[in-house]
RNA sequence: GGAGUCGGCCGGGCAGUCGCUGCGCAUGCAGAGGAAAGUCCGGGCUCCACAGGACGAGGUGCCAGGUAACACCUGGGGGGCGCGAGCCCACGGAAAGUGCCACAGAAAACACACCGCCGAUGGCCUUCGGGCUCAGGUAAGGGUGAAAAGGUGCGGUAAGAGCGCACCGCGUGACGGGUAACCGGAGCGGCAUGGAAAACCCCACCUGGAGCAAGACCAAAUAGGGAAGCAGCGGGCUUACCCCGCACAUGUGGUCCGCAUGGCUUUCGGGUAGGUCGCUUGAGGUGCGUGGUGACGCGCAUCCCAGAUGAAUGACUGUCCUUUGACAGAACCCGGCUUACAGGCCGGCUCCUUCC
Repeated sequence: GGAGUCGGCCGGGCAGUCGCUGCGCAUGCAGAGGAAAGUCCGGGCUCCACAGGACGAGGUGCCAGGUAACACCUGGGGGGCGCGAGCCCACGGAAAGUGCCACAGAAAACACACCGCCGAUGGCCUUCGGGCUCAGGUAAGGGUGAAAAGGUGCGGUAAGAGCGCACCGCGUGACGGGUAACCGGAGCGGCAUGGAAAACCCCACCUGGAGCAAGACCAAAUAGGGAAGCAGCGGGCUUACCCCGCACAUGUGGUCCGCAUGGCUUUCGGGUAGGUCGCUUGAGGUGCGUGGUGACGCGCAUCCCAGAUGAAUGACUGUCCUUUGACAGAACCCGGCUUACAGGCCGGCUCCUUCC
C1' cells in the first nucleotide's frame, strides 16, 4: 500500500419566528427511534378458570452457565467452509415399531446377477496345444444411480471372495482426562449398523385461556326494569292491580257530541353517551468500585428522561457541514429475534505485496 474479517458509535448542527402536547400556570421546563417497524418468541400487569391425576395437543431438542423468562445471550464440545482472522449448523433416537427412497438399474435393503469372469468336478469334440458347454460357482471388471452392502495392496483361487494377511477405515472397548457434551485409547472383533425423523413415531423437558378495546371507578337525557305511596263510582270474581261502563286529564275542534291517547308521584339498581384511573419510577439510566474467561451479578452515589385519545413532537427563515441529509415515527410496559437504513467515524485481528 492492497484485500478481508469482527466489534462499537453517529444518524445533520446552531440561531430566530410562529404553532402543537404535557407539567406548572407569571415569565418557564420537557417533548420519538436504533430500529418507535414486523407482531415472531419470552416475561411483567389485568380479568377469567383452576384440589389432584391421566390422556390429548402444541413447543423445545449437543453440554454447562446467565436471566424474571425465552426459541435469547455467554462459554465449551462436535460437524462443515475458508490459507487465515473468522463464518455457518432444527446438533436427541434409524440397534422399539410402521412406512418411504422418484428416474435409471439385475438389484434400493431378508440384497441382487444385465453385460461379463470361471466352468476345477460332469458331458461332447480334438490335430492332444486345446475348444464348446449343462448344472453350477462368482461379484474382481463394465454398466445404472444422489446412494450398490468397507478401501488399497499382497497372497490365494477354476474364476473369485475378509477366504487369509498388512495398512487405513469401522465396531466394541479395559483404562485415563473432563462438572458435562465429549476427547484420547491398550486389547478384542473380519465387518455387523445404507439413507432419511424438515415421514409417522419414540425419548426427555416445558406449556391454563384471553388480552390495555385487559380491567376498575364516576355517571346525563330518553326508553325500559324493581319497590313504596296515592289512585273517583259501579259491575264482571275476593283485592288499587286484569277487563268493561261512567267520571277525570291531554290532543283534535270556535263550542258540544264524537274520535284518539293516558294511571300519578317518589325512590332504587343495571346499562349507553361522556368523564376519570390504568399511563408511565422502571427486571430504569449514568458514574465508580467489586466478583466472574464471559453472558451477568453485587454494593455505593446520582438522575427523572414523551404520555397523546380526531391522537402533540411540526413549519418557515438565516447560517454552517460531508450541501437532493437515509430507513422510518411512540399508543400498557420490559427482554430478545428478524427485517429496513443515504452517508460518516473509531477500534481489534488476518492474509498478500513492497521498503528499511

Annotation:
Bacterial RNase P class A from a Gammaproteobacteria bacterium, 356 nucleotides, folded computationally. The source organism's lineage runs through Bacteria, Pseudomonadati, Pseudomonadota and Gammaproteobacteria. Its Rfam family is "Bacterial RNase P class A". By type it is a ribozyme. Gene Ontology terms of the family: tRNA processing, dimeric ribonuclease P complex and ribonuclease P activity. Model confidence (mean pLDDT): 76 of 100. The sequence is in RNAcentral, with records from ENA. A source record names the gene rnpB.